[in-house]
RNA sequence: GAGUUGGCUGGGUAAUCGCUGCUUUGUUCUUAUUCAUUGAAUAUAGAAACAGAGGGGAGGAAAGUCCGGGCUCCAUAGGGUAGGGUGCCAGGUAACGCCUGGGAGGCUAAAGCCUACGACCAGUGCAACAGAGAGCAAACCGCCGAUGGCGUGUUUUUUCGAAAGGAAAAACAUUGCACAGGUAAGGGUGAAAGGGUGCGGUAAGAGCGCACCGCGCGGCUGGCAACAGUUCGUGGCACGGUAAACUCCACCCGGAGCAAGACCAAAUAGGUCCCUAAUGGCGCGACCCGCGUUGGGGACGGGUAGGUUGCUUGAGCCUGUGAGUGAUUGCAGGCCUAGACGAAUGAUUACCGCCGUUUACGGUACAGAACCCGGCUUAUAGGCCAACUC
Numbered sequence: 001g002a003g004u005u006g007g008c009u010g011g012g013u014a015a016u017c018g019c020u021g022c023u024u025u026g027u028u029c030u031u032a033u034u035c036a037u038u039g040a041a042u043a044u045a046g047a048a049a050c051a052g053a054g055g056g057g058a059g060g061a062a063a064g065u066c067c068g069g070g071c072u073c074c075a076u077a078g079g080g081u082a083g084g085g086u087g088c089c090a091g092g093u094a095a096c097g098c099c100u101g102g103g104a105g106g107c108u109a110a111a112g113c114c115u116a117c118g119a120c121c122a123g124u125g126c127a128a129c130a131g132a133g134a135g136c137a138a139a140c141c142g143c144c145g146a147u148g149g150c151g152u153g154u155u156u157u158u159u160c161g162a163a164a165g166g167a168a169a170a171a172c173a174u175u176g177c178a179c180a181g182g183u184a185a186g187g188g189u190g191a192a193a194g195g196g197u198g199c200g201g202u203a204a205g206a207g208c209g210c211a212c213c214g215c216g217c218g219g220c221u222g223g224c225a226a227c228a229g230u231u232c233g234u235g236g237c238a239c240g241g242u243a244a245a246c247u248c249c250a251c252c253c254g255g256a257g258c259a260a261g262a263c264c265a266a267a268u269a270g271g272u273c274c275c276u277a278a279u280g281g282c283g284c285g286a287c288c289c290g291c292g293u294u295g296g297g298g299a300c301g302g303g304u305a306g307g308u309u310g311c312u313u314g315a316g317c318c319u320g321u322g323a324g325u326g327a328u329u330g331c332a333g334g335c336c337u338a339g340a341c342g343a344a345u346g347a348u349u350a351c352c353g354c355c356g357u358u359u360a361c362g363g364u365a366c367a368g369a370a371c372c373c374g375g376c377u378u379a380u381a382g383g384c385c386a387a388c389u390c
Stems, first nucleotide, its partner, number of pairs: 001390009011352007019057002022054007029046002031043005059366001063377002066375005071257004083253005088102005103117001104115004118248002123246002125242002140187002142183003147180002149177002151174010195213006214237001215235004219230004261309004271300006280294005316335008353364004
């Protein structure tokens, strides 16, 4: 200097004005008790009002609401099906899809990083494009063409002919053709084409045969296991890929959520019961007639608005120490650290810090609790620390 991993921080000070809980003091009010007669006194009473004082008041992610749990209500004998989730092994935990350690595979020069990493010899399915051929393989180029075929040559025999010469058949040969056919070594296509190297072998080839390497299965050794090793045995041996394809296997999962739930409880309307009223009550402006209607009072319970609670002491935080490689956990001591719901946690000014064009001036990350915890993921200017690699 470049890089990797882990951790911390997330502007500061002062003044003024506010917001919201808590503690405390005073006054008023309410309540209770006592004296006593419509007033006093007392109270560590009050969840009421006002005023004063003190002290507390967003985050590392409060976010996404993606997992897991607590808590609450409903449901629930047990088992199964359906549906959903998880998926190498071991451990941690209240639990997890999280974390720790280990294994295997991949990436990197290294530190280190990444992985949905059970099973396709149970069944079914899928494979675009390219390519001749993609699933109980395939012959495009190439190679061969042993064998068969065609051609050519030689010899023999038969036959036509007076002769020259011609025809047919058979055998043999062939450095001819590449027609049938053989061939998975080589080329080419593809993510993938049915082990690799060499020797033999062959017409050319091929695990066709052999040696070594590799692979499968079994044994043995190490390990709790995943798995690893093997100078052991055995098989000529790729048994193809794909399950974030159906599926199979193993394990897990009841539903809804603080707008859960509990308590107190107006007005209006309706309900139940009791009392009252028929020469009645109410309406049509008043009176008479007429018409329409059924009223009035009280008690009770459900329930709405509203209020109280749930609500922040909790799988809590800090320090020390013991166990453990570690996640984590035991013990001891100390601490209390937002609790709002019209949803507070703020605004203004000055100075300082940092950045920029460094006088002036401008900017100062991501972002705002909502019942509470454990995780994961995502966003994040700048600064600091530690370990490791080159």
The RNA shown here (Bacterial RNase P class A) has 390 nucleotides and comes from uncultured Enterovibrio sp. It matches the Rfam family "Bacterial RNase P class A". Gene Ontology terms of the family: ribonuclease P activity, dimeric ribonuclease P complex and tRNA processing. Rfam describes the family as follows. Ribonuclease P (RNase P) is a ubiquitous endoribonuclease, found in archaea, bacteria and eukarya as well as chloroplasts and mitochondria. Its mean pLDDT, the model's own confidence on a scale to 100, is 76. NCBI's taxonomy places the organism under Bacteria, Pseudomonadati, Vibrionales, Vibrionaceae, Enterovibrio.